[in-house]
RNA sequence: UUGGUUCUUCGGGGCGGGGUGACUUUUAUCCGGCAUUUGUAGUCUGAGAAAUGAGAAUUCCCCACCGGCGGUAUAGUCCGCGACCCGCUUAGGCGGCUGAACCGGUGAGAUCAGAGGGAGCUUGCAGGCGUAUUUGCCAGAUAGUUUCAAAAAGAUGGAUUCCGGUACCGACAGUAUAGUCUGGAUGUGAGAAGAAGCAG
Numbered sequence: 001u002u003g004g005u006u007c008u009u010c011g012g013g014g015c016g017g018g019g020u021g022a023c024u025u026u027u028a029u030c031c032g033g034c035a036u037u038u039g040u041a042g043u044c045u046g047a048g049a050a051a052u053g054a055g056a057a058u059u060c061c062c063c064a065c066c067g068g069c070g071g072u073a074u075a076g077u078c079c080g081c082g083a084c085c086c087g088c089u090u091a092g093g094c095g096g097c098u099g100a101a102c103c104g105g106u107g108a109g110a111u112c113a114g115a116g117g118g119a120g121c122u123u124g125c126a127g128g129c130g131u132a133u134u135u136g137c138c139a140g141a142u143a144g145u146u147u148c149a150a151a152a153a154g155a156u157g158g159a160u161u162c163c164g165g166u167a168c169c170g171a172c173a174g175u176a177u178a179g180u181c182u183g184g185a186u187g188u189g190a191g192a193a194g195a196a197g198c199a200g
Stems, first nucleotide, its partner, number of pairs: 001200003005196006016063004023055003029049002031046003064180002066170002068081004076168002085096004101166005110156003117148006127138003172183003
């Protein structure tokens, strides 16, 4: 440093306030019935109606609050996974189902380009060396070409995640209609972190 083995730990959030009042209960009273009575009242009774009072939705209305995991430039609404639910399977597992976003702005990383610079090759007026002379050699300038690294400007393209604005979504059972209460769930799990030892 790579691979897999065993084990351990972790691994889902939502303050509440106000309004309305289905329904429950209580009762003056009303209606009906039985018995009694000349009649009424009273007592009993209910298939009933009912002002007032009390309680009453964390679900309705207004405000509010919340957002699993991996990827990606930082994500509830992009891509995928998990859980819940359904079916099959001895287990393991497999299949199905599974919600929601746009507009504008900025521009990380990446790619191209690249003044000037370095290195190589070619050219080689000045100059130097060599030669009796020329061809030759060295090599600065000039010009061309290849290649290396690279700051800034520039170009391409680039966050549905950042910024601003306006929206939208949220399983099943219970209950006065639930993303937020109670429950399955001190559960399952996508995964995350660590330890031990083995092999290359």
FMN riboswitch aptamer (RFN element) from bacterium 1XD42-54, 200 nucleotides, folded computationally. The RNAcentral record of the sequence draws on Rfam. The prediction has a mean pLDDT of 75.